[in-house]
A computed fold for a 389-nucleotide RNA from a Deltaproteobacteria bacterium, annotated as Bacterial RNase P class A. RNAcentral holds the sequence, with entries from ENA. Its Rfam family is "Bacterial RNase P class A". From the family's description: Ribonuclease P (RNase P) is a ubiquitous endoribonuclease, found in archaea, bacteria and eukarya as well as chloroplasts and mitochondria. The gene name in the source record is rnpB. Its mean pLDDT, the model's own confidence on a scale to 100, is 78.
RNA sequence: CCAGCGGACCAGGAGGCCGCCGGCCGCAGGGCCGGAGGAAAGUCCGGGCUCCACAGGGCAGGGUGCUGGAUAACGUCCAGUGGGGGCGACCCCGAGGAAAGUGCCACAGAAAGGAGACCGCUUCGCGGUGCUUCGGUGGCGCGGAGCAAGGGUGAAAGCGUGAGGUAAGAGCUCACGGGCCCCGGCGGCGACGCCGGGGUCGGCAAACCCCACCCGGAGCAAGAGAAACAGGGGACCCGGGGGCUUCGGCCCCCGGACGGGUGGCCCGCCCGCGGUCCCCGGGUGCUCGCUCGAGGGGUGCGGCAACGCACCUCCCAGAGGAAUGGUCUCCGCCCCGCGGGGGGUGAUCCCCGCGGGGAACAGAACCCGGCUUACGGGCCGGUGGGCCU
Numbered sequence: 001c002c003a004g005c006g007g008a009c010c011a012g013g014a015g016g017c018c019g020c021c022g023g024c025c026g027c028a029g030g031g032c033c034g035g036a037g038g039a040a041a042g043u044c045c046g047g048g049c050u051c052c053a054c055a056g057g058g059c060a061g062g063g064u065g066c067u068g069g070a071u072a073a074c075g076u077c078c079a080g081u082g083g084g085g086g087c088g089a090c091c092c093c094g095a096g097g098a099a100a101g102u103g104c105c106a107c108a109g110a111a112a113g114g115a116g117a118c119c120g121c122u123u124c125g126c127g128g129u130g131c132u133u134c135g136g137u138g139g140c141g142c143g144g145a146g147c148a149a150g151g152g153u154g155a156a157a158g159c160g161u162g163a164g165g166u167a168a169g170a171g172c173u174c175a176c177g178g179g180c181c182c183c184g185g186c187g188g189c190g191a192c193g194c195c196g197g198g199g200u201c202g203g204c205a206a207a208c209c210c211c212a213c214c215c216g217g218a219g220c221a222a223g224a225g226a227a228a229c230a231g232g233g234g235a236c237c238c239g240g241g242g243g244c245u246u247c248g249g250c251c252c253c254c255g256g257a258c259g260g261g262u263g264g265c266c267c268g269c270c271c272g273c274g275g276u277c278c279c280c281g282g283g284u285g286c287u288c289g290c291u292c293g294a295g296g297g298g299u300g301c302g303g304c305a306a307c308g309c310a311c312c313u314c315c316c317a318g319a320g321g322a323a324u325g326g327u328c329u330c331c332g333c334c335c336c337g338c339g340g341g342g343g344g345u346g347a348u349c350c351c352c353g354c355g356g357g358g359a360a361c362a363g364a365a366c367c368c369g370g371c372u373u374a375c376g377g378g379c380c381g382g383u384g385g386g387c388c389u
Stems, first nucleotide, its partner, number of pairs: 001385003005381003009377002012331007020035006037361001041372002044370005049219004061215005066080005081095001082093004096210002101208002103204003118151002120147008129138003159177006178201010223288003231280007238255007258272005295314008333358011
């Protein structure tokens, strides 16, 4: 210098002017204070909170799936085990059970699970034939039997390599090695590791299934509250009419008189149909829920760590079609080009000036813990390689 790996961090600063949202103060003009993120995003998990349901258990359904911890909880995190990738720093894993049962293994291939003869290998019989030292020996064709070695197909062909064995072969036998199951010993809380012995040898559970554990539903438009209007209902009272009567009253119907508007007033026109009280009464409007919380920072202690405990300290948006903005100046940061200077033997590094450009992803909506995705920049520590000395 190039490439790659891991970790923690920042997300421009100050000021002027004009604005926006919330709180407090003021009679008011106005003043003071606070005002987005590491992901506020996707809404994929988990919880708090709220309402509904609920004795307990089971079935069904859904989810999780190595071990031990952390936690309010998790599919998250930490530390390990096992497996895989990379030369390496390091990274990744959807990692229970295939010896409970069922099922599947595309295409290709003869055969895809107790299989299979396509090319083959061996042997026997028959036919015909070449060579011959006449003892034999080698092709070819047809038929029978044996084989699972070699070729070929495939992701995968009934463990791998070597030797023995055989007519040719084969875990048929043996040695070494690998996987799985069982037994024993040692280490570990455990997953598991190491050693010894015995048996056995395809894969798939992101196929059904089996095993263990977890799960009630809906979501802040949850949910709660207040007043008024339209409208509806009831009780009592007023007036008028009718009916019944045991003359005490009871029942039914109605609201003219009245009020309001228009207008200076009257007529006219229009609207409502007596009065008082009580109850019901929708919504995404109003108020609450609403932001002090599994909260931020610091120190100490425990723990490898995730995390926990104690003490001190801080208050940090609460809008509701939805504020957190715009503009100007200066400084800082990054990139490119040009010029100058300095250090070093050198690869190469550093500094200054001028000009130009850039500053990403993205906007809270009840609140937290995660995951995933998007994205600019510099810092620190490892790794591999190149160049120089």